[in-house]
RNA sequence: AACUAUUCUCAGGGCGGGGUGAAACUCCCCACCGGCGGUAUGCUUAUACUCAAAGCGAGCCCGCGAGCGCCUGCCAAUGGGCAGGGUCAGCAGAUCUGGUGAGAUGCCAGAGCCGACGGUUACAGUCCGGAUGAAAGAGGAUAGGC
Numbered sequence: 001a002a003c004u005a006u007u008c009u010c011a012g013g014g015c016g017g018g019g020u021g022a023a024a025c026u027c028c029c030c031a032c033c034g035g036c037g038g039u040a041u042g043c044u045u046a047u048a049c050u051c052a053a054a055g056c057g058a059g060c061c062c063g064c065g066a067g068c069g070c071c072u073g074c075c076a077a078u079g080g081g082c083a084g085g086g087u088c089a090g091c092a093g094a095u096c097u098g099g100u101g102a103g104a105u106g107c108c109a110g111a112g113c114c115g116a117c118g119g120u121u122a123c124a125g126u127c128c129g130g131a132u133g134a135a136a137g138a139g140g141a142u143a144g145g146c
Stems, first nucleotide, its partner, number of pairs: 003144008016030004031126002033115002035064004042056004059113002067091002069088001070085006095111005117129003
């Protein structure tokens, strides 16, 4: 140092303009946003004799997360509520074309596409709510560890 245990902190962005209408941040036109880990032909930095190092780099490639569902328990009584489990039946989005190249769904150019649940004078990625929650994970501390 790896690793193990305990513990602490952190861990999501976005409706601006116009139209219709009794009513829309929900519809229509133009806009706006992009969690975490992996992957890497891009970018940055410093060093250099050589080997090479560090940081950043995908919404739509792979995987994960929250959510719904499901299961269990309790309450309730036909409407469901609360708690727990956390993948357990299941749902859980979306990319092509051209270029370069040994190699690209990642770079460059262009054109597209996607976004839980509940609520709402009217259908929501952007408003309100569960959520001052949970969590993929990131970083630190302490102890062990050679």
This is a predicted structure of a 146-nucleotide RNA (FMN riboswitch aptamer (RFN element)) from Ferrimonas aestuarii. It matches the Rfam family "FMN riboswitch aptamer (RFN element)". Rfam describes the family as follows. The RFN element is a highly conserved domain that is found frequently in the 5'-untranslated regions of prokaryotic mRNAs that encode for flavin mononucleotide (FMN) biosynthesis and transport proteins. The sequence was found by an Rfam model in a public genome assembly. The source organism's lineage runs through Bacteria, Gammaproteobacteria, Alteromonadales, Ferrimonadaceae and Ferrimonas. Of the family's consensus pairs, 100% are formed in the model.